[in-house]
Molecule: Bacterial RNase P class A
Organism: Candidatus Multivoradales bacterium
C1' cells in the first nucleotide's frame, strides 16, 4: 500500500414561523379556548418461527398430520441465541452443515460398463494340452480347449478398503508395515467426543431435504380475535338429519375417536303384522309436534364505544457467568391513528466539492510548496424507507463510523 474476515454503533442535529394529533389540568355561550408534556423504524419490510392475550365450556388418553434432530447452557418459547465437538471450505483470519440410525424393512443410482451388493470378466496375466509354422534346441508366433486371477488398463458421480514391502505359475489382505474399519481395557472431559494401548485379516458399498424407524414437541383459529351499547328487519320460508320418555337421544376442540364434564330436546295419533297372562308389549308404515346441528333461498344493519398501549419494557452502577444471559439496587414512562395524526416553510449546525483570507509548523538561497487548526463564499449530497394488539428472534433492503485480526508486497 493492497485485498480479505470478524464486531459494535449512528442512521441527521438545534432554533423559530405556522398546521394535525393523543395525554392531563383549568375556563366554556358546549361550538370550543388556554397551558403543560408526548408523537414512526432499525429495519416500522417479509408474514419466515415463538409466544403473550382473546374465543371455541374444560381437560385426559389414543390415532393421524405436521415440526425438530450433535453436546451442554440462555429464555416465557421458538426452528432463536451462546459456548464447545465432528465434518467440509479457505494460505489464514474465518465461514458453512437439514449433524439421530442404513445390521429393522422397502425403495432409488439414467446411460456407459464384465459387473451397482452377499456381483464380476471387455482389455488383458500366468498355465496345461492339441494341430501348424520357425528354431541357435533355450524357445518363439499363430490358433483350439481346458483351468487359475480380479494386481494392471477401460466405463462410470460411484467398482467388495488405501499406500509400500514380501510372496506367487500370475495374482489376491495371500502375509507383514503404516493408515482406515471394527471392538474392548485405560486416561481427560458435565457432555457430544478426544488420546493412548491391545485384539481382530476384516469389510453384507453409497443414499433417509426418499419411504421409513427412534427420540422430542405440538388442540384450533385470530384485534377484521373478543365485549359492550345503539338501531333495522320477516321471532321468515324450505329440505336434510335426529327426537318425539328413555341404563334415550343430539350438540358442544376449528382432523378423527374414546372417556369424564357441561348445555338442549320431547305432543302426541292412526293403520298393518307378530305375541298375549287380555292389562298391553314389540317392530314397520304414515300424519302432527319439537331443534342446541348441517345444507339452500330470502331479508335487516354493516352506526358507536371498548379492546388500546405499564410492558417477559428502557436506561444506569455493582456482583455472577467464557458468553449467551441472570440477580440486586437505582432512575425512567417514551406514538395509538381509524381512509387513517407524527407535516410543510426558513436560518444555522453537521457531510462533500471548488474558490481564497489571515496564523502557526516543516522544507527551501529564494519565488514558494506541504500540512494543520480557525474563517469567508458559492454549489451538491443526506440512503432503504412508514406504525395499526404487543413482544422475543430470523431474513431481505440500504447510506455512513469506528475498533480488532489474517494474508501479500516494499520501506526501516
Nucleotide at each position: 500500500g493492497g485485498a480479505g474476515a470478524g464486531c459494535u454503533c449512528c442512521u441527521g442535529g438545534c432554533g423559530g414561523u405556522c398546521g394535525c394529533u393523543c395525554c392531563c389540568g383549568c375556563c366554556u355561550u358546549c361550538g370550543g379556548g388556554c397551558g403543560g408534556g408526548g408523537g414512526a423504524g432499525g429495519a416500522a419490510a417479509g408474514u419466515c418461527c415463538g409466544g403473550a392475550c382473546u374465543c371455541c365450556c374444560a381437560c385426559g388418553g389414543g390415532c393421524a398430520g405436521c415440526a425438530u434432530g450433535c453436546u451442554c447452557g440462555c429464555u416465557a418459547a421458538c426452528g432463536g441465541c451462546g459456548a464447545g465437538g465432528c465434518g467440509c471450505g479457505g494460505c489464514g483470519a474465518c465461514g458453512c452443515g437439514a449433524c439421530g440410525g442404513a445390521a429393522a424393512g422397502u425403495g432409488c443410482a439414467a446411460c456407459a460398463g464384465a459387473g451397482a451388493g452377499c456381483a464380476g470378466a471387455c482389455c488383458g496375466c500366468c498355465u496345461c494340452g492339441g494341430c501348424g509354422c520357425c528354431u541357435u534346441c533355450g524357445g518363439g508366433c499363430a490358433u483350439c480347449g481346458g483351468g487359475g486371477c480380479a494386481a494392471g488398463g477401460g466405463u462410470g458421480a460411484a467398482a467388495g478398503g488405501g499406500u509400500g514391502c514380501g510372496g506367487u505359475a500370475a495374482g489376491a489382505g495371500c502375509g507383514c508395515a503404516c493408515c482406515g474399519c471394527g471392538g474392548a481395557g485405560c486416561c481427560g472431559g458435565c457432555g457430544a467426543c478426544g488420546g493412548u494401548u491391545c485384539c481382530g485379516g476384516c469389510a453384507c458399498g453409497g443414499u433417509a431435504a426418499a419411504c421409513c424407524c427412534c427420540a422430542u414437541g405440538c388442540g384450533g383459529a385470530g384485534c377484521a380475535a373478543g365485549a359492550c351499547c345503539g338501531a333495522a328487519u320477516a321471532g321468515g320460508g324450505g329440505a336434510g338429519c335426529g327426537g318425539u320418555u328413555c341404563u334415550g337421544u343430539g350438540g358442544g376442540c376449528u382432523g378423527c375417536c374414546c372417556g369424564u364434564c357441561c348445555c338442549g330436546c320431547g305432543a302426541c295419533g292412526c293403520g298393518a303384522c307378530g305375541c298375549u297372562u287380555c292389562g298391553g308389549c314389540g317392530c314397520c308404515g304414515c300424519g302432527g309436534c319439537c331443534g342446541a346441528c348441517u345444507c339452500c333461498c330470502g331479508g335487516g344493519u354493516a352506526g358507536g364505544u371498548u379492546g388500546c398501549u405499564c410492558g417477559a419494557g428502557g436506561c444506569c452502577u455493582g456482583c455472577g457467568g467464557c458468553a449467551a444471559c441472570g440477580c440486586c439496587g437505582g432512575c425512567c414512562c417514551c406514538a395509538g391513528a381509524u381512509g387513517a395524526a407524527u407535516g410543510a416553510c426558513c436560518g444555522c449546525c453537521c457531510u462533500c466539492c471548488g474558490c481564497g483570507g489571515a496564523c502557526g509548523a516543516u522544507c527551501g538561497u529564494g519565488a514558494g510548496a506541504u500540512c494543520g487548526g480557525c474563517u469567508g463564499c458559492g454549489g451538491a449530497u443526506g440512503a432503504c424507507a412508514g406504525a395499526a394488539u404487543c413482544c422475543g428472534g430470523c431474513u431481505u433492503a440500504c447510506g455512513g463510523a469506528g475498533c480488532u485480526c489474517u494474508c501479500c508486497g516494499g520501506u526501516u